[in-house]
RNA sequence: UAUAUUACUUUAGCGCCUGGACUAUAAUAGUUGACGAGGACAGUAGAAAUCGAAAAAUUCGGCGGAUACUACUGCGGAUUAAGUGGUUCGUAAAAUAUAUUACAAAAAAAUAAAAAUAGUAUUAUAACAAAGAAUAUAUUAUCACUAGA
Repeated sequence: UAUAUUACUUUAGCGCCUGGACUAUAAUAGUUGACGAGGACAGUAGAAAUCGAAAAAUUCGGCGGAUACUACUGCGGAUUAAGUGGUUCGUAAAAUAUAUUACAAAAAAAUAAAAAUAGUAUUAUAACAAAGAAUAUAUUAUCACUAGA
């Protein structure tokens, strides 16, 4: 330095590339191919996943995957003084609406540095979101049976 085996660690806008686009020393080789925020009771199956940002045809297209979503099952909370069932949610454990608060936005663009033939990628610099979550207020819902005396 190379190869093989084993073990461990890392990734969820995460990983990969036979299309497309672009580059070149060209019939081959390379570059690009999602910017962060948010999100977990457990299992199975389904389906193909929320929110905005952008000097944006490509963040196009394809393959695989992911804590969202739907259904079922189990467990749990509320609805009871108690139990079973139903409904609804998921440990801060009914739904809807409004307001407030906190939460490091990041990339793109621009400038600079160094690398590269180039396409391009890396590092540094300031700023700007929405949903979700929490709190408060309001509205709606707040069931049946055990069960009689």
Notes: This is a predicted structure of a 149-nucleotide RNA (glmS glucosamine-6-phosphate activated ribozyme aptamer). The model forms 87% of the base pairs in the Rfam consensus. The coordinates come from a structure-prediction model, not an experiment, and the mean pLDDT is 76.